[in-house]
Bacterial large signal recognition particle RNA, 264 nucleotides, folded computationally. Its Rfam family is "Bacterial large signal recognition particle RNA". The family's RNA type in Rfam is non-coding RNA gene.
RNA sequence: CUGUGCUAAGUGGGGAGUUAGCGGUGCCCUGUACCUGCAAUCCGCUAUAGCAGGACCGAAUGUCUUUCCCGACGUAACAAAUGGAAGGCCGCGCUUUAUAAGGAAUGUUGAUAGCAAGGUCUUAUGCAACCGACAACUGCGAACCGUGUCAGGAUAGGGAUAUAGCAGCACUAAACAGUAUCGUCGGUGUGCCAUAGGGGAGCUUUGGAGGAGUUACCUGUAAGGCUAACGUUUCGGUUUGUUCCGGCAAAAAAGACUGCACAG
Numbered sequence: 001c002u003g004u005g006c007u008a009a010g011u012g013g014g015g016a017g018u019u020a021g022c023g024g025u026g027c028c029c030u031g032u033a034c035c036u037g038c039a040a041u042c043c044g045c046u047a048u049a050g051c052a053g054g055a056c057c058g059a060a061u062g063u064c065u066u067u068c069c070c071g072a073c074g075u076a077a078c079a080a081a082u083g084g085a086a087g088g089c090c091g092c093g094c095u096u097u098a099u100a101a102g103g104a105a106u107g108u109u110g111a112u113a114g115c116a117a118g119g120u121c122u123u124a125u126g127c128a129a130c131c132g133a134c135a136a137c138u139g140c141g142a143a144c145c146g147u148g149u150c151a152g153g154a155u156a157g158g159g160a161u162a163u164a165g166c167a168g169c170a171c172u173a174a175a176c177a178g179u180a181u182c183g184u185c186g187g188u189g190u191g192c193c194a195u196a197g198g199g200g201a202g203c204u205u206u207g208g209a210g211g212a213g214u215u216a217c218c219u220g221u222a223a224g225g226c227u228a229a230c231g232u233u234u235c236g237g238u239u240u241g242u243u244c245c246g247g248c249a250a251a252a253a254a255g256a257c258u259g260c261a262c263a264g
Base pairs, nucleotide, nucleotide: 001264002263003262004261005260006259010056011055012030013029014028015027020046021045022044023043024042034054035053036052037051038050062257063256064255065254066253067252071248073246074245076243077242078241079240080239081238082237084235085234086233090231091230093226094225095224096223097222098221099220101219102218103217104215105214106213115207116206117205118204119203120202121198122197123196124195125194126193127191128190129188130187131186132185133184134183136179137178138177139176146171147170148169149168154163155162156161
C1' cells in the first nucleotide's frame, strides 16, 4: 500500500417553552433522515443525563474547530392599532348675555319710546238661557184595618123601633203619572247682554302729539356657563411592524483528527 472480517460510532440537528437540570413527547425552523412500545393534571434519566427491544451500516456517510447564516428568543428606541382611566383654561357640540359689522324683515302709506281712553282680569247686582225642587191644576188611587149612603142579611125588643155593618155606588189620604202659560226658591265648564266698583304688569284696539329709526331671525364679534359621544392631550396596559444590540443557531463550505485482527 492492497484485500477480508470486526469494533467504537452512526441511521438527523437546532430555537423557544417546560424543568433543579438533561433528553424526549407537543409548537416552530432547517430539509429527507431505521422499526416497535411509553409520555403535558407529562414520561424517562442524573453530570458518560430518554428508557426497553430489534434491524441496517460501519473507519468515513464518524468526531472537533472555524466561516457563513435560515430561524426563534431577549433588552432598548420609534411608529401604528386597540381597549382602560383622567382632563372642559384645546377642537367639535349645547346654552346665556351683550353688540349691531354683514344678511334679512319692518318703517315717511309714519317706526321705537312716551301720553289718553277702552278691552283682556276681578267683585257684586240685574236680565236672558237651561236644570232642579216647591206651590197650583188634572188624572188615577183603599177586599177588611178611610168617609158618606148602606139593598140583602145580622143583633136587641111583644112591637114601634134602635144599633153595628159586607157587597155596590160616590168621595178622598198617602203614593203614582202629567201640565201650554203663570208664581216662589236654588243652581250653572251658559251669554257678541246691562249696571256699578276695583285693578292697571304685559298684550291688544282707538285717538292725538312727534318725526327716523326699529327688531335681534341667520352670520360675525366679546364675555360667561355646560358637555368626556367623537377628535385631541396626559398616564399606564396589550398586540403588530421596523431598526440597533446581545446570547444561541439548522443546512452549507473549509481545515484538522480518529481503531483492532488476519492474509498478500